[in-house]
RNA sequence: CUCUUAUCAAGAGCGGCGGAGGGACUGGCCCUAUGAAGCCCGACAACCGGCAUUUUCAUUUAAAUGUAUCGGUGUCAAUUCCUGCAGGAUAUCGCUUAUUCUGAAAGAUAAGGA
Numbered sequence: 001c002u003c004u005u006a007u008c009a010a011g012a013g014c015g016g017c018g019g020a021g022g023g024a025c026u027g028g029c030c031c032u033a034u035g036a037a038g039c040c041c042g043a044c045a046a047c048c049g050g051c052a053u054u055u056u057c058a059u060u061u062a063a064a065u066g067u068a069u070c071g072g073u074g075u076c077a078a079u080u081c082c083u084g085c086a087g088g089a090u091a092u093c094g095c096u097u098a099u100u101c102u103g104a105a106a107g108a109u110a111a112g113g114a
Base pairs, nucleotide, nucleotide: 002113003112004111005110006109007108008107013041015040016039017038021031022030023029025084027082028081042076043075044074047072048071049070050067051066052065053064054063055062080106085103086102087101088100089099090098091097
């Protein structure tokens, strides 16, 4: 960098350093000197490992549920902040437009593969 699968409406700091930007991209709309990014600490979660219980297996196998004392990641404004493509519903005679629903796409994270 790319492929597959799963998840994305919950959760998490009046801490320290730092100093101006940030929310992937588009268009919006926001956050930010009552201090952005980044780093440290802390916290949240429970994807993988670990551990516990139950079931299963001839077996040190497999599955389900749980746990957070330990390890690997991740996350800590707003639904992935909304939106971008397709289809439906409602309002409108209709086009347009507005609202809304569903599914994709894109993105993020994890696990596995090339």
Predicted 3D model of a 114-nucleotide RNA (SAM riboswitch aptamer (S box leader)) from Clostridium thailandense. Model confidence (mean pLDDT): 82 of 100. Lineage of the source: Bacteria > Bacillati > Eubacteriales > Clostridiaceae > Clostridium.